[in-house]
RNA sequence: GGGGGCGUAGUUUAACGGUAAAAUAUUCCUCUCCAAAAGGAAUGAUCAGGGUUCAAUUCCAUGCGCCCCCG
Numbered sequence: 001g002g003g004g005g006c007g008u009a010g011u012u013u014a015a016c017g018g019u020a021a022a023a024u025a026u027u028c029c030u031c032u033c034c035a036a037a038a039g040g041a042a043u044g045a046u047c048a049g050g051g052u053u054c055a056a057u058u059c060c061a062u063g064c065g066c067c068c069c070c071g
Stems, first nucleotide, its partner, number of pairs: 001070007010024004018054001026042005047063002050060002
């Protein structure tokens, strides 16, 4: 330099164009003599800015970042 893949809570993963879901972590509560385990609740996210569309995490192009292949 060329090609391909990926980017969503702190972390790991979901979401055929129509309410962003769960696990785990964190905080609080219940239970317990105390703690652990278990149960309940709360908090928290679509890489950026554009395009298409009534509507975009999803489709399109660009940029950025990470990974792989070729040279």
This is a predicted structure of a 71-nucleotide RNA (transfer RNA) from a Minisyncoccota bacterium. It matches the Rfam family "tRNA". Rfam classes the family as a transfer RNA. About the family: Transfer RNA (tRNA) molecules are approximately 80 nucleotides in length. The coordinates come from a structure-prediction model, not an experiment, and the mean pLDDT is 85. The source organism's lineage runs through Bacteria, Bacillati and Minisyncoccota. The sequence is in RNAcentral, with records from ENA.